[in-house]
RNA sequence: GCCACCUUAGCUCAGUUGGUAGAGCAACGGUUUCGUAAACCGUAGGUCGGGGGUUCAAGUCCCCUGGGUGGCU
Numbered sequence: 001g002c003c004a005c006c007u008u009a010g011c012u013c014a015g016u017u018g019g020u021a022g023a024g025c026a027a028c029g030g031u032u033u034c035g036u037a038a039a040c041c042g043u044a045g046g047u048c049g050g051g052g053g054u055u056c057a058a059g060u061c062c063c064c065u066g067g068g069u070g071g072c073u
Stems, first nucleotide, its partner, number of pairs: 001072007010025004019056001027043005049065005
């Protein structure tokens, strides 16, 4: 330098043909316990890497660009 894939919550990842963003773990609160852990119930947490475009509507489609992983040279 070229090619492919990934980028969404603190972490690991879903998100079906474009139609109001989710799960598990973690965090916080509660129940239970003499207490802790476990279990159960609940709460909060995201301008979907950044910028622009198309559209009534974009995580999803198009363009530019940042970062990561692998391969080739």